Context: one part of a larger RNA
RNA sequence: GAGUGAACGCUGGCGGCGUGGAUUAGGCAUGCAAGUCGAGCGAUCUGUUUUCACGCAAGUCUUUUGAGGAUUCGUCCAAGAGGGACUUGCCGAAAAUGGAUAGCGGCAAACCGGUGAGUAAUACGUGGGUAACGUACCGUAUGGAGGGGGACAGCUUCGAGAAAUCGGAGGUAAUACCCCAUAUGUCCUCGAUAUUUCAAGAUGUCGAGAGCAAAGAUGGCCUCUACUUGUAAGCUAUCACCAAACGAGCGGCCCACGGCCUAUCAGGUAGUUGGUGGGGUAACAGCCUACCAAGCCAAAGACGGGUAGCUGGCGUUAGUGCGUGACCAGCCACAUCGGAACUGAGACACUGUCCGGACUCCUACGGGAGGCUGCAGUCGAGAAUCUUUCCCAAUGGACGAAAGUCUGAGGAUGCGACGCCGCGUGGGGGAUGAAGGUUUUCGGAUCGUAAACCCCUUUUAUUGAGGAGGAAAGACCCCAUGGUAAAUAAUCAUGAGGUUGUGACUUUACUCAGUGAAUAAGCCACGGCUAACUCCGUGCCAGCAGCCGCGGUAAUACGGAGAUGGCAAGCGUUACUC
Repeated sequence: GAGUGAACGCUGGCGGCGUGGAUUAGGCAUGCAAGUCGAGCGAUCUGUUUUCACGCAAGUCUUUUGAGGAUUCGUCCAAGAGGGACUUGCCGAAAAUGGAUAGCGGCAAACCGGUGAGUAAUACGUGGGUAACGUACCGUAUGGAGGGGGACAGCUUCGAGAAAUCGGAGGUAAUACCCCAUAUGUCCUCGAUAUUUCAAGAUGUCGAGAGCAAAGAUGGCCUCUACUUGUAAGCUAUCACCAAACGAGCGGCCCACGGCCUAUCAGGUAGUUGGUGGGGUAACAGCCUACCAAGCCAAAGACGGGUAGCUGGCGUUAGUGCGUGACCAGCCACAUCGGAACUGAGACACUGUCCGGACUCCUACGGGAGGCUGCAGUCGAGAAUCUUUCCCAAUGGACGAAAGUCUGAGGAUGCGACGCCGCGUGGGGGAUGAAGGUUUUCGGAUCGUAAACCCCUUUUAUUGAGGAGGAAAGACCCCAUGGUAAAUAAUCAUGAGGUUGUGACUUUACUCAGUGAAUAAGCCACGGCUAACUCCGUGCCAGCAGCCGCGGUAAUACGGAGAUGGCAAGCGUUACUC
């Protein structure tokens, strides 16, 4: 001099972009952070429409009567009671259709997000190998999807318990589960043969034997089949299902080389090194096991100890190097501590399960519940590190046919001069060189065009008005072309057009107008190194100090003042690195 995830002191106007628990991987209140699908399934609740049935209530019409009244004795009026028809309302059933959902089922939950405790090598980086392997979703292309069965939730009922939850009985659906069939194919065993590799071997073809599949849902149609109206178990489209193949992406395993300190660590090792048999894995392998042999590693540092996540990078530097691994990106490891497996394509699984330990909480004392190294937030320790905010509008992810739902990923916002960058705190004129301060040789000098005063401007501020962009999708309608198809249904793909339609930020950025110099300067230094000097106070005291050193009565070095220098919304100090 440069740098920092910095901290401290003094000071502090604005904006943009970044960045912010480095210490106790210490403990955590509260809320949220992983769901989704009713177009897989049976139930349950609820809205609408239609039909039907029954009873009740009200109204209208009609009929049989009729207390009583009137009477010209012919009859008339008439409360009330019974029957029938119609309308409305309530309750109920069925069908259609819309919505909601606890449960079964599917997919996701192994991603995303956090942290760096452990790890010196089952890690990371670079380059290879896998003739020793796996792969859900996705893409391409092939073939298939026949028949049957028994359950378990939910539900009903009974019971136990404070709760968490659990048990008995009855009974039900499925894209849940099981059995049989079929087998292009695949796996295994045996045999034959061709090609190829340095090789163990691999690949292809043929034959024989043995094992192994499946599920439907939604929309449309009547060409075929069935009943012959129209519908369906028929046909068809889309999505899903099964088998096998290839691909893509993702992973597993193996090898070589590379990157810390320590010899005041010199020998280490018995599953240890190799072989055979067996087991095991997706796969090679002492990965495991029985037996056999005695190997294997090591001064080119084994083994031990200490420290540490690794890398792309970052800082510094002319470079070689040295230091470092915050943010961002890749990989690894961990999820209260230790262990274990289950499910699954994938985990030995942060917000899954089981066991043990520590801790916290509830309890009716019998027994239960929990895991912020997710986002906020809290306590503690510390020199020290933020909002218990808004939104899924965008990007991305999960599920879904879609609408959509979920998403503390993400996008925004708030706080902190923590950093970088930009802007401003006014511009021009103005000499009786005012007052005042400091100084003086008392003449003056200096602060100093600085101020006042005059004329302007309005970035910023404030008030008001206007106002992009982040939005493309998606949905619906219509048209064209093409595919499937019997089809001018339907559906799918592509393209054009139209309509509709979505913004948390947002009182957005930005623009215009009004007001008015109005709202905005400090910090450090001033003996030399090192830019910048005088006065007063103090008197080896008080103090300063990075080094040299200053202070004992004229201190440019201490303290104050004025002047000056430097940097500037910062300035200095401390710590660390080059």